[in-house]
RNA sequence: AGAGUUUGAUCCUGGCUCAGGAUGAACGCUAGCUACAGGCUUAACACAUGCAAGUCGAGGGGAAACGACAUUGGAAGCUUGCUUCCUUUGGGCGUCGACCGGCGCACGGGUGAGUAACGCGUAUCCAACCUUCCCGCAAGUAAGGGAUAACCCGUAGAAAUGCGGCCUAAUACCUUAUGUUUUCCUUAGAGGGCAUCUGAUGAGGAACAAAGAUCCGUCGCUUGCGGAUGGGGAUGCGUCUGAUUAGUUAGUCGGCGGGGUAACGGCCCACCGAGACGACGAUCAGUAGGGGUUCUGAGAGGAAAGUCCCCCACAUUGGAACUGAGACACGGUCCAAACUCCUACGGGAGGCAGCAGUGAGGAAUAUUGGUCAAUGGGCGGAAGCCUGAACCAGCCAAGUAGCGUGCAGGACGACGGCCCUAUGGGUUGUAAACUGCUUUUAUGCGGGGAUAAAGUGGGCCACGCGUGGCCUUUUGCAGGUACCGCAUGAAUAAGGACCGGCUAAUUCCGUGCCAGCAGCCGCGGUAAUACGGAAGGUCCGGGCGUUAUCCGGAUUUAUUGGGUUUAAAGGGAGCGCAGGCCGCCGGGCAAGCGUGUUGUGAAAUGCAGUCGCUCAACGUCUGCACUGCAGCGCGAACUGCCCAGCUUGAGUGCGCGCAACGUUGGCGGAAUUCGCCGUGUAGCUGUGAAAUGCUUAGAUAUGGCGAAGAACUCCGAUUGCGAAGGCAGCUGACGGGUGCGUAACUGACGCUCAUGCUCGAAAGUGCGGGUAUCGAACAGGAUUAGAUACCCUGGUAGUCCGCACGGUAAACGAUGGAUGCCCGCUGUUGGUCUGAACAGGUCAGCGGCCAAGCGAAAGCAUUAAGCAUCCCACCUGGGGAGUACGCCGGCAACGGUGAAACUCAAAGGAAUUGACGGGGGCCCGCACAAGCGGAGGAACAUGUGGUUUAAUUCGAUGAUACGCGAGGAACCUUACCCGGGCUUGAAUUGCAGAGGGAGGAUUUGGAGACAAUGACGCCCUUCGGGGUCUCUGUGAAGGUGCUGCAUGGUUGUCGUCAGCUCGUGCCGUGAGGUGUCGGCUUAAGUGCCAUAACGAGCGCAACCCCUCUCCUUAGUUGCCAUCGGGUAAAGCCGGGCACUCUGCGAAGACUGCCUCCGUAAGGAGUGAGGAAGGUGGGGAUGACGUCAAAUCAGCACGGCCCUUACGUCCGGGGCUACACACGUGUUACAAUGGCAUGUACAGAAAGCUGGGUGUAUGCAAAUACGCUCGAAUCCCUAAAACAUGUCUCAGUUCGGACUGGGGUCUGCAACCCGACCCCACGAAGCUGGAUUCGCUAGUAAUCGCGCAUCAGCCAUGGCGCGGUGAAUACGUUCCCGGGCCUUGUACACACCGCCCGUCAAGCCAUGAAAGCCGGGGGCGCCUAAAGUCCGUGACCGCGAGGGUCGGCCUAGGGUGAAACCGGUGAUUGGGGCUAAGUCGUAACAAGGUA
Repeated sequence: AGAGUUUGAUCCUGGCUCAGGAUGAACGCUAGCUACAGGCUUAACACAUGCAAGUCGAGGGGAAACGACAUUGGAAGCUUGCUUCCUUUGGGCGUCGACCGGCGCACGGGUGAGUAACGCGUAUCCAACCUUCCCGCAAGUAAGGGAUAACCCGUAGAAAUGCGGCCUAAUACCUUAUGUUUUCCUUAGAGGGCAUCUGAUGAGGAACAAAGAUCCGUCGCUUGCGGAUGGGGAUGCGUCUGAUUAGUUAGUCGGCGGGGUAACGGCCCACCGAGACGACGAUCAGUAGGGGUUCUGAGAGGAAAGUCCCCCACAUUGGAACUGAGACACGGUCCAAACUCCUACGGGAGGCAGCAGUGAGGAAUAUUGGUCAAUGGGCGGAAGCCUGAACCAGCCAAGUAGCGUGCAGGACGACGGCCCUAUGGGUUGUAAACUGCUUUUAUGCGGGGAUAAAGUGGGCCACGCGUGGCCUUUUGCAGGUACCGCAUGAAUAAGGACCGGCUAAUUCCGUGCCAGCAGCCGCGGUAAUACGGAAGGUCCGGGCGUUAUCCGGAUUUAUUGGGUUUAAAGGGAGCGCAGGCCGCCGGGCAAGCGUGUUGUGAAAUGCAGUCGCUCAACGUCUGCACUGCAGCGCGAACUGCCCAGCUUGAGUGCGCGCAACGUUGGCGGAAUUCGCCGUGUAGCUGUGAAAUGCUUAGAUAUGGCGAAGAACUCCGAUUGCGAAGGCAGCUGACGGGUGCGUAACUGACGCUCAUGCUCGAAAGUGCGGGUAUCGAACAGGAUUAGAUACCCUGGUAGUCCGCACGGUAAACGAUGGAUGCCCGCUGUUGGUCUGAACAGGUCAGCGGCCAAGCGAAAGCAUUAAGCAUCCCACCUGGGGAGUACGCCGGCAACGGUGAAACUCAAAGGAAUUGACGGGGGCCCGCACAAGCGGAGGAACAUGUGGUUUAAUUCGAUGAUACGCGAGGAACCUUACCCGGGCUUGAAUUGCAGAGGGAGGAUUUGGAGACAAUGACGCCCUUCGGGGUCUCUGUGAAGGUGCUGCAUGGUUGUCGUCAGCUCGUGCCGUGAGGUGUCGGCUUAAGUGCCAUAACGAGCGCAACCCCUCUCCUUAGUUGCCAUCGGGUAAAGCCGGGCACUCUGCGAAGACUGCCUCCGUAAGGAGUGAGGAAGGUGGGGAUGACGUCAAAUCAGCACGGCCCUUACGUCCGGGGCUACACACGUGUUACAAUGGCAUGUACAGAAAGCUGGGUGUAUGCAAAUACGCUCGAAUCCCUAAAACAUGUCUCAGUUCGGACUGGGGUCUGCAACCCGACCCCACGAAGCUGGAUUCGCUAGUAAUCGCGCAUCAGCCAUGGCGCGGUGAAUACGUUCCCGGGCCUUGUACACACCGCCCGUCAAGCCAUGAAAGCCGGGGGCGCCUAAAGUCCGUGACCGCGAGGGUCGGCCUAGGGUGAAACCGGUGAUUGGGGCUAAGUCGUAACAAGGUA
């Protein structure tokens, strides 16, 4: 110090989350020791038991208990005068229960309920006060008196507790005296104070004191003054949240006079006045003890308030006083209330928020311990007593700090585990074992009066006479602890979390959107580094994690230190009170400000430096800090205040203008509709097309006249005016504004503006008018699946006017107002200047384009979104929600103000690249159009779906599956089904062993596999052996089982479309762009030109093959012109290679030439030439990529699965099923034809288990016998066409399905299930709906021929070959597909996208609701305890005084009417969330009506 997360990617805005530190913590796992500190945060809930405040005999009367001593009597022992025991008596002694009295109990200790307050903090004041004990000073301590408790007697009661009587003491109480002083009155009055005032000192008068004890040292007592300490009161400033709390207050505010108090004061009372507080937040509500400090943070801040210290408040709840120096009193009293306990039922007792402890609550917090040794407190003269304050110990990892659990050596590295591997190894890992060493700790033994101790008592000494020194005596809970020494022996001691990114650390197995994880993003659907386990690793370590909370990161409330055009955010606009801010110059003051100094800012804490515990934590000491507050000086720049001026800000005057500025009158024409009249006749209107509607009762159209209301064409323009809303015919009146010029006047008069006031489009509301047009609602007609819409025909409110209300808009420049400053160019409006102006200057506006600068970018840019100042308004993630509740306004509609629960991890801005658009532009393609022929109807063939089945094996499924894998399913194939067999296996192979009995004719059983039988009976050899085969054992097997979504390879498609990229440079914060865009051109990103780009690559083209022309060369199996021979004929033969042809090699075509167009590239031409002309035709060739496209069944391959079976062999069956649907084909429906006869012309390819041919037989399929060809030699006849004849429009001489019969061939075998031949039978079908396919030339159409596979063949399929051989293309509007540029986008899984609302289902929180319940606070009335105070004749007392009774006040109780808050509530409202529900399609593209 940052990081993750919105996107395909980017920048920004913005939230959420994480890494850090902390805690009085809790929980989980684990746990050796020591030191220090800490330990009910919840129920201020209830408490059993014990303890926590007593002490003084040197105040007193006394003597219950104990002891010593003395004493009476008795007993026992006996050393007969001693010991022990029992008993009596003695307050004479030590002492002392209870009692009177003094002091203390108001401290210490606990808790945080209440309290938003002078409670606390800080500073100041008290001339308005008190103060026991302590200190200093002054003075005194006289004379008397009567009671009373205890005790004793009696009495009531269960008890608690009383009551009566007799006696008695005091440092208890009372009377009197004295009065230094004190207080009061009168009087004089120095001095002091801001002031009301105060008052030294003096004189006179009045009133008021005391207590004794004693160890003889002293300690007490009384009065006064002063000090110290502690308290009381007052004031300034500071001190949480809410305005959805805006008004509060009657003793309230003040005065006069009293009362009361220690003292001031409405503190209380009588009277008088009407004030007091509040937007600088009163009152009310909620919450809360405050501070020193603690945590965090760089700081400023934010949060907290446990332990320790200070203050406050409280002591079961509420009230009250008494005593006292001090209390309205935690361990006191009285009363009331609640609760608990005792009870004899009549009455009583109690208060742990003291220390322990118990129950309860809770996630959670300790021992019913020891000691007064130290520190401190109370009493006492002291010894001493008391002290749950305190000091110690116990429990708890709950925190901080320290120590240890060993150290060294030890393998090119054991075993085991785990994973990987190239099979060598790697990792755990020097880790272990093993060897040596050490002993903190542990255990045992021993030492150790450690330090903390100072004091007390006694004695002595010194002096200042209560302090110091010396000697002696005695005092330690913890504790025989700390510490030290010795012995033993590695011996007694390591875990937790994490390992996808953030974030250090990875592999295997299991699981299979399950189980689970998760702080955020997110993992898991069969190869999970994210779940669970293991191995390994990382981090920390006596701890580690989780949870909760706080600060930080978060500049995410921004003072330091943010923003507001589009991300959240400028009020709709103006005026303007308060408030904030304010021009130039001079003087003064010193409030702010600066500086110096003084006081204070408690200690602890913090920081720095020593020192002490072995170190550290911890503690001691010293210094600093404590940023604050207040006092006193000094300064005068700035702010402020006062005074005197100035003119430039602002305003006024004067002159000249300007404008759709406002209000209110008058006037005008065109149009519309209506009315009347005329002309005129059948339609008009309306639409995409229609219909509703109007019209023969005369519409529409047209002419004339008239009426009404509303709006003002052209001019008209990013022109003008206005604060905004807004304002448009012409003109009058009234009102307002503004510009320029001038420089006469005022002299800062200014800017902004919360609350407030005013204005404020359209729609809307009330009342009254008006109503021509248009036109919500409504009606009808269309459209549509529907159409409560868009379109059409009508049409009410409204639209218009007056008055009033309402107060909102995308009220927008999405940009608040004011002032100043900062480059330019250009247009325009108003004024003015330069003699004139198509020119120039200046001021004020309205626009455009740009520099710097700013900005996330788009963009803004003197009219800022730049640079600055002032003031106001507003924002702080999205949704819920501008909603609910409350309040205010309104006639209502509604407006203003304005949340929360809950929920999500995003929502959003700008820009980029794509994709898409029922956006645009350009272009192409048998894409459409123009044509030709088909499909869709029939029958059949074939494939698919579906169905069926034991099985109908599997795959392919829009285009890009469906005569596809399959270029040959009767068995085999075959993967499927049924049945029968085998299990190292049907095939392949390594090793070891055995063997030649290997192999196998024949026969038998069986459906066969198989089993049995077994004639005959291995090969080569260099003689070492080898080959081959069988059997046995073992290791490998085998799988057409799964996953094409783990893969390789191959393929389809976009698409033979023209695209896809890179290097360097440049531009941009960046994603990216540029290049590749633009113009022209091309089949083409093909070229040319232009150009911040210059080049390059993969594609295009070319190079390759076939074909077309020609040439060279070579001629056999090809050819035959010439010569010869020869045949019925024939290159048949000799011969030849001219031609054809076959091979090899070359040539040719390049817009090269001409004309025109064009800068060029290039284009055009019935151009020339040429066999061929603009790529001549065809093929091969398929860029980056897309579709998780296809294939694990062609092959290969990872993983998973099966192993007497999911392997393998065999027989049979199935893949050929058949209500049906679809695709692809064949044959047809006929006369451009069928049939018959005759006759002509190809190319390519294959061929020995073969192709055939000749002859013979058969109607034929075919068969038999010869012959030919391993092929330029044989096969080898093409068919359409052509010619002739016939048929004559019919279900036919068309068509041939189906069926019957008879055959042929292949094959082990044609039943399921072959093809072919012959005879017979002769179905549907007469040109095919919506729709749809192919084709642009040797093409379509049509005709036959061949080949692969193959025993045969279901081939009408596929792949080739040639024959005959057309029609049409105006053109690119439309359909489909594609390319480029541009535009919009809320899409990026990319339009098969995204996404909205109702309804239905579940869950959640919340509003309303008849009511019901509860709470705190206030008010009125009634009643009223204790108690102070006031009044008071009888009673008590010698007296002081007390009592009684009455009154005021009041806790509490009762009751009543309201307000507020909370809970609950049938029902109800919307909201949120939830993989696959319903209905539509509102938004995003012109989203199909922007």